Predicted 3D model of a 343-nucleotide part of an RNA (small-subunit ribosomal RNA, central domain) from an uncultured bacterium. The RNAcentral record of the full RNA draws on Greengenes. The prediction has a mean pLDDT of 81.

[in-house]
Context: one part of a larger RNA
RNA sequence: UUGGGCGUAAAGGGUGCGUAGGCGGCUAUUUAAGUUUAAGGUGUAAGUGCAAGGCUCAACCUUGUGAGGCUUUAAAAACUGGAUAGCUUGAGGUAGACAGAGGCAAGUGGAAUUCCAUGUGUAGCGGUAAAAUGCGUAAAUAUAUGGAGGAACACCAGUGGCGAAGGCGGCUUGCUGGGUCUAAACUGACGCUGAGGCACGAAAGCGUGGGGAGCAAACAGGAUUAGAUACCCUGGUAGUCCACGCCGUAAACGGAUGGAGUAUUAAGUGUUGGAGAAAUUCAGUGCGCCAGUUAACGCAAUAAGUAUUCCGCCUGAGUAGUACGUGCGCAAGCAUAAAAUUC
Numbered sequence: 001u002u003g004g005g006c007g008u009a010a011a012g013g014g015u016g017c018g019u020a021g022g023c024g025g026c027u028a029u030u031u032a033a034g035u036u037u038a039a040g041g042u043g044u045a046a047g048u049g050c051a052a053g054g055c056u057c058a059a060c061c062u063u064g065u066g067a068g069g070c071u072u073u074a075a076a077a078a079c080u081g082g083a084u085a086g087c088u089u090g091a092g093g094u095a096g097a098c099a100g101a102g103g104c105a106a107g108u109g110g111a112a113u114u115c116c117a118u119g120u121g122u123a124g125c126g127g128u129a130a131a132a133u134g135c136g137u138a139a140a141u142a143u144a145u146g147g148a149g150g151a152a153c154a155c156c157a158g159u160g161g162c163g164a165a166g167g168c169g170g171c172u173u174g175c176u177g178g179g180u181c182u183a184a185a186c187u188g189a190c191g192c193u194g195a196g197g198c199a200c201g202a203a204a205g206c207g208u209g210g211g212g213a214g215c216a217a218a219c220a221g222g223a224u225u226a227g228a229u230a231c232c233c234u235g236g237u238a239g240u241c242c243a244c245g246c247c248g249u250a251a252a253c254g255g256a257u258g259g260a261g262u263a264u265u266a267a268g269u270g271u272u273g274g275a276g277a278a279a280u281u282c283a284g285u286g287c288g289c290c291a292g293u294u295a296a297c298g299c300a301a302u303a304a305g306u307a308u309u310c311c312g313c314c315u316g317a318g319u320a321g322u323a324c325g326u327g328c329g330c331a332a333g334c335a336u337a338a339a340a341u342u343c
Base pairs, nucleotide, nucleotide: 004314005313006312007297008296012311014200015199016198017197021193022192023191025087026086027085028084029083030082031081033080034079035076036075037074038073039072040071041070042069048066049065050064051063052062053061054060090190091187092186094183095182096181097180098179102176103175104174105173106172107171108170109153114148115147116146117145118144119143120142124135125134161168162167205246206245207244208243209242210241214240215239219235220234221233222232258310259309260308268287269286270285271284272283273282274281275280292299293298316343317342318341325336326335327334328333
């Protein structure tokens, strides 16, 4: 490279936006670049395809005839491309509605934990399988009132909703993104995908400055144990929270399943949001199941079925997602990415 693949065997990029590129709706006219046909030129020999022949056969050798490539001329006009003119179904935009933990900012509420003050009250509390460390006569635990502060939002709550993914949950307000439905006046292919690129991206971690209730790596002590650098207990610092800036990774899987539009069998059955008087219908989200498919499990209108198009990725196991080089980063490290060698 060809071929074959990517739910679970190796393999879908964490997610989006978008450049180049690739691919691209319907009709008419035109062109003739691709395409097809015919003819000419060239295409050394050998080799290769086909047909014969010669060494007893074969390998081998000989002869004949082709093929692919390049180029010129003529022709065709279905398809692809170019040009021109149009169309409305794709796409966009308009009007009116609708649902929603979508995002950002500000304000605000109650329950609970902890702490502080005061009152009541007295010897225990706490913890465990059992204990001990720990707290407590300097009055704890319990209980009542008041206060401080931080973090998280019970019930509602749901195989519920929203978001591209990460993710999003008290309430109110402001700003703001996206989606769906209904209608038909508008534009007229403006589309799909997307190497590079740019942006977003849980948790942990890092920098500077705040904050610090609870929880809690590290650490200390008590237990357990042969030991116990653990599991259990008592404490406890980073961190967890906020602002700004980095990091750029996850079983980023909540589908181990890239995107887009199209067609597909008969249904059945929930659920969310619209439209409609209703039948029903549109958009999501579940279960389940024919045909089909799959190695099987299973998938099955939200396909892993049948086809199209674009991107990413795989090629025995280990070495190794490592070394070296390069880029990025404050660092931690991340990205890219081998080989010797072993089986």